A computed fold for a 380-nucleotide RNA from Sphingomicrobium sp., annotated as Bacterial RNase P class A. The organism belongs to Sphingomicrobium, within Bacteria. The gene name in the source record is rnpB. It matches the Rfam family "Bacterial RNase P class A". Gene Ontology terms of the family: tRNA processing, ribonuclease P activity and dimeric ribonuclease P complex. The family's RNA type in Rfam is ribozyme. Rfam describes the family as follows. Ribonuclease P (RNase P) is a ubiquitous endoribonuclease, found in archaea, bacteria and eukarya as well as chloroplasts and mitochondria.
Parts: sequence; C1' cells; structure tokens
RNA sequence: CCAGAGGGCUGGGCGGCCGCGGUGGAGACUUGUCUCCAACGAGGAAAGUCCGGGCUCCAUGGAACCACGGUGCCGGGUAACGCCCGGCGGCUCGCUUCGGCGGGUCAGGGACAGUGCCACAGAAAGGACACCGCUUGGCUUCGGCCGGGUAAGGUCGAAAGGGUGCGGCAAGAGCGCACCGCGGGCCUGGCAACAGGACCGGCACGGUAAACCCCACCGGGUGCAAGACCGAAUAGGGGCGGCACAUGGGCCUGGUUCCGGCUCGUCGCCCGGGUUGGUUGCUGGAGGGGCGGGGCAACCCGUCCCGUAGAGGAAUGGCCGCACAGUCACGCUCAUCCGAGCGCGAUGGACAGAACCCGGCUUAUAGGCCCUCUGGCGUU
Repeated sequence: CCAGAGGGCUGGGCGGCCGCGGUGGAGACUUGUCUCCAACGAGGAAAGUCCGGGCUCCAUGGAACCACGGUGCCGGGUAACGCCCGGCGGCUCGCUUCGGCGGGUCAGGGACAGUGCCACAGAAAGGACACCGCUUGGCUUCGGCCGGGUAAGGUCGAAAGGGUGCGGCAAGAGCGCACCGCGGGCCUGGCAACAGGACCGGCACGGUAAACCCCACCGGGUGCAAGACCGAAUAGGGGCGGCACAUGGGCCUGGUUCCGGCUCGUCGCCCGGGUUGGUUGCUGGAGGGGCGGGGCAACCCGUCCCGUAGAGGAAUGGCCGCACAGUCACGCUCAUCCGAGCGCGAUGGACAGAACCCGGCUUAUAGGCCCUCUGGCGUU
C1' cells in the first nucleotide's frame, strides 16, 4: 500500500430572507383575538411496539397447591429484562513452530421419570436386521437349491447398536489387546459451568424436548385515548312553589266506532349526572458531559459543569448565497499497467419525523473518520 473479517464514532457546515409552533415580554381593542420583539424548537434510529421497568387506575386478607404463559450452560452487571459483560462447552473458518492461537456462531437444563415420532430409500429405523457378499453342512440334473454361522466389506439413508490398528477365527465379531472415544465413582484445580489425572468397566444408554412431558426460576390486569380537576348553551332527570285541569290530549291495530288499559301541561327557583370545551398529568429524567478512582469488562463510586420540543390531528419548513466531502465529463502533467496529481465545468449529502417517560432488542441507513486482527506485496 492492497484485500478480507470484527468493532466504535459521526451522519452535513456557515450566513441572509420569508414562514410555522408553543413560551416570555410589550402594545391594541371588539376581553380572546391580533400586532411587534426575543431566545428556543426531532433522532441514532423519533420506526416496529418485540422484551423489561417507572407512573396510572382497576382487582386483590395471607400462605400453599393446581392450571396457563414465559425463561433455561456458569459467574457478574443492572431498577429490571428474553438485555449487556466475562468465562466454559459444542460446531465451524483461518493461521500454526502441531503445543495451540485468533475469528464467527449456538432456544447451550433433562433422552436412565414416562409417552410419542423417526418420512423417502433400504434386508433392517430400536431390545434390530441376513438383500448382496464371506464362510460352512447337506443335496444336486453341476445351472444351482435348502439350512447353519457371520454386522469385517457392499447397498440405502440425516442416522445402521463405538473408531483405528494388531492378534484371532472356517469366515467373522470387544472375541482378546493397545490407543482414542464412552460410562462409573475417586483425586486435584476452579465460586461455578467445567478442565486435568490415575483407576475400574468391553460398551450398556441411537436421534428427537422451537413433540408431549419432567425439573428449576419468574409472572395479577390495564395503558396518558391511563388518571385527576373545573364545568356552558341546548336536550333530558329530580325537588320545591305558583297557575291550569280531565266530559280533554297522546299511546295501545292499516282505517273507523265502542269498551278497556297506560300516561299528562306551563312558569319560576334550586340540585345532581353526562357531552362539547378548558386545566392538569407533561417532561429534571434509573438525565447528559468533563475529570479522578475501582473493575479484564459490562458497570459502579466521588466531584464539577450543563439544562434548551412538549404540540394535541399534531409546528420544527421553503428559497437564495458561500465554501466542503462525494460523483461525472473535459483538458494538462506523471506512470509499464491499475491509476495518481492539478485546473475547469456540471451535479451533489442517506434512512427517516417526537406524541407520558426510561433501559434494551430488532429493522432502515448515502457518505465520512478511527481502532483491532488475518493474509499478500514493496522498502529499510
């Protein structure tokens, strides 16, 4: 310098004019509107609403059990988490001096509590299997046929009841032995997951729990359209008082009549509930930054400084100018090539939009900067 992997930060700047939002100040009047001025006014994800909380109201005497849902190696962090950090183990990739080292990834408890399932193919899929092959006995028309042994080889499969080697055998087989793997208790190290060691056991116990299930732990519901307060006109409800009255009005059947049933107007004052509306909740937060200390880290402690959306169908925008990344075209110079430098012109900055707040996760994101690791090339 190039390529690859992993991670962190940032994600447009300056100025002018016009506009929008709430706030503060001043003024005007038609007293809730207008005008002027001032400072302020989206994000790393404001998104998805997936997980955990604060807050809120509802429910709830306590405890245990059951049901349902969630989580699941170990340790730590945190208000908490399914998040984060560190470690362990499995798988995988790269490098290697073959001892290991580094990166990625994992719903990573239990398959000896029980039940279920294991498609297709295949002889056989779980207390199995003899199709081909190997070997052996009998028979034979010499082509084979019938029977026994055999899981080393072939075949099928995601998976075939440990692997490699030597011995052994009629052929074979943990049948015997060595090493590896596996199981068991023991010892050592570690808080632990787990690792290492010697011993014992010829090997039993296939896989599957994002199948039921078992074990351990956790879990009331509701979301700011939660909730609280103030409260108009009109309509409707109730009470009191005045006036009025029914030989009446309305309804009970599509119309009429009779009979029967139910019901009642108006004015004034007062009371209570609800709707529109207004106020609040509402932004100071498990808050951000600097420095110092502790810790491998996540994070914690101390101290100083900062403080700047809070709308309510929803403001945060538009135009212009100046530089700057980036891209493209042209010209010149350099260069073996890829290309590099300079000049000029054009173009030009992604994803996206707070709605009670906070911690995470996930998803979207042009470009720029930085760090670590691996490999290659070059120079000294």